[in-house]
RNA sequence: GACUCGCUAGCUCAGUUGGUAGAGCAGCUGACUCUUAAUCAGCGGGUCCAGAGUUCGAGCCUCUGGCGGGUCA
Numbered sequence: 001g002a003c004u005c006g007c008u009a010g011c012u013c014a015g016u017u018g019g020u021a022g023a024g025c026a027g028c029u030g031a032c033u034c035u036u037a038a039u040c041a042g043c044g045g046g047u048c049c050a051g052a053g054u055u056c057g058a059g060c061c062u063c064u065g066g067c068g069g070g071u072c073a
Base pairs, nucleotide, nucleotide: 001072002071003070004069005068006067007066010025011024012023013022019056027043028042029041030040031039049065050064051063052062053061
């Protein structure tokens, strides 16, 4: 330098054909318990990497940029 994959909750990751953003773990509250752990119930938490475009509508499509991984040179 060329190509390619990824970027979504504190962490690890889903998200189908464009139609109100989810799970597990972690956190908080409650129940249970002599206490802790475990278990059970509930709750909170996101400008979906940035900007622009397309669209009635974008996490998803297009373009540019950023960061990280891989292949080739």
Transfer RNA from a Bacteroidales bacterium, 73 nucleotides, folded computationally.
The same sequence occurs in records of 2 taxa.
Its Rfam family is "tRNA". It is annotated as a transfer RNA.